[in-house]
RNA sequence: GGGCGAUUAGUUCAAUGGUAGAACGCUGCAUUCACAUUGCAGAGGCACAAGUUCGAUUCUUGUAUUGCCCA
Numbered sequence: 001g002g003g004c005g006a007u008u009a010g011u012u013c014a015a016u017g018g019u020a021g022a023a024c025g026c027u028g029c030a031u032u033c034a035c036a037u038u039g040c041a042g043a044g045g046c047a048c049a050a051g052u053u054c055g056a057u058u059c060u061u062g063u064a065u066u067g068c069c070c071a
Base pairs, nucleotide, nucleotide: 001070002069003068004067005066006065007064010024011023012022013021018054026042027041028040029039030038047063048062049061050060051059
């Protein structure tokens, strides 16, 4: 320098253009003498910018970070 991927909650990951989810973690309540476990409830997120569309996590372009391959 060229090619192919990845970026979504604190962590690991889903989500085929129509209200963004799970597990673990965190907070509160119940349970216990207490802790743990368990049950219920809650907080918390689409890397950034632009475009297409009635509507974008999803499609297009660029930027950033990162992984692999080629030279």
The RNA shown here (transfer RNA) has 71 nucleotides and comes from a Candidatus Sungiibacteriota bacterium. Rfam family: tRNA. Rfam links the family to the GO term triplet codon-amino acid adaptor activity. The family's RNA type in Rfam is transfer RNA. The organism belongs to Candidatus Sungiibacteriota, within Bacteria.